[in-house]
RNA sequence: UCGUGCUAGGCGGGGAACUAGCGGUGCCCUGCACCCGCAAUCCGCUACAGCGGGGCUGAAUUCCCUCUCGAGGUCCGACUCUGUGGGACUGCUCGGACCAAGUGGCGAGGAUGGUUUGGUCCCACGCGGCAGGGACCCGCGAACCCGGUCAGGUCCGGAAGGAAGCAGCCGUAAGUGGUUAUCCCUGGGUGACGUGGGGUUGCCUGGCCGGAGCUAACUGGCCCGGCGCAAGCCGGAGGGCCGCGAUCGAAAGAGGGUGCACGG
Numbered sequence: 001u002c003g004u005g006c007u008a009g010g011c012g013g014g015g016a017a018c019u020a021g022c023g024g025u026g027c028c029c030u031g032c033a034c035c036c037g038c039a040a041u042c043c044g045c046u047a048c049a050g051c052g053g054g055g056c057u058g059a060a061u062u063c064c065c066u067c068u069c070g071a072g073g074u075c076c077g078a079c080u081c082u083g084u085g086g087g088a089c090u091g092c093u094c095g096g097a098c099c100a101a102g103u104g105g106c107g108a109g110g111a112u113g114g115u116u117u118g119g120u121c122c123c124a125c126g127c128g129g130c131a132g133g134g135a136c137c138c139g140c141g142a143a144c145c146c147g148g149u150c151a152g153g154u155c156c157g158g159a160a161g162g163a164a165g166c167a168g169c170c171g172u173a174a175g176u177g178g179u180u181a182u183c184c185c186u187g188g189g190u191g192a193c194g195u196g197g198g199g200u201u202g203c204c205u206g207g208c209c210g211g212a213g214c215u216a217a218c219u220g221g222c223c224c225g226g227c228g229c230a231a232g233c234c235g236g237a238g239g240g241c242c243g244c245g246a247u248c249g250a251a252a253g254a255g256g257g258u259g260c261a262c263g264g
Stems, first nucleotide, its partner, number of pairs: 001264006009057003012030004020046005034054005063257006072248004076243002079240004084235003089232002091229002093226004098221002101219003104215003113209004118204003121198006127191002130187006137178004146171004154163003
């Protein structure tokens, strides 16, 4: 150095979670890299860290180590979103009292204020009106217990004559119907009415004095209170994005290292 045959080793790896720790099953990322059995209220081991059985490959592009690069994961931090719990410190909102800086309104055709007549308000009376009742007017209206006249008939009388009196007729009482005027009585949630009296406060109107403010509708300020809004605030949950931090790290690339036996 070549050939043959063996052995060590290899036949995926990583992350999180679980675990005293290690590995596996399960989840996720890479990637294509044997088979069977066990295994998440777990299975099997002990820092040399899956156990049991079988198969392939096999000292190098394939095994081991280091470095570069870096998918991806986890933690941390910043920003942001969603939803949730809290409470009333800030803010917002509502209500009330106060102020009068701004706007507006009123005001020299005269503010606030003062004074005064009257009205509104109350009472009484009067007048009118409305409602009810009554009277008056006209009509109807009594078998008999209303009136007048009383046919017929009845009674008294010798007669002359007289008496009572039904029906009818006329008129009327109680009652009833009507009509518009008039009169009387009663009443009121009656009245641009009159007279007199009263009148706390307020309002309206007019006169006089006086001479420049008054108002609080809106904005604003301040105080009190309530109910909420949580917009800010505190707590915790989930997501997105960033890395300016930490950690682990596949695949890929580069470099280095590493047996035995026999024969030529």

The RNA shown here (Bacterial large signal recognition particle RNA) has 264 nucleotides and comes from a Thermomicrobiaceae bacterium. The gene name in the source record is ffs. The source organism's lineage runs through Bacteria, Pseudomonadati, Thermomicrobiota, Thermomicrobia and Thermomicrobiaceae. The sequence is in RNAcentral, with records from ENA.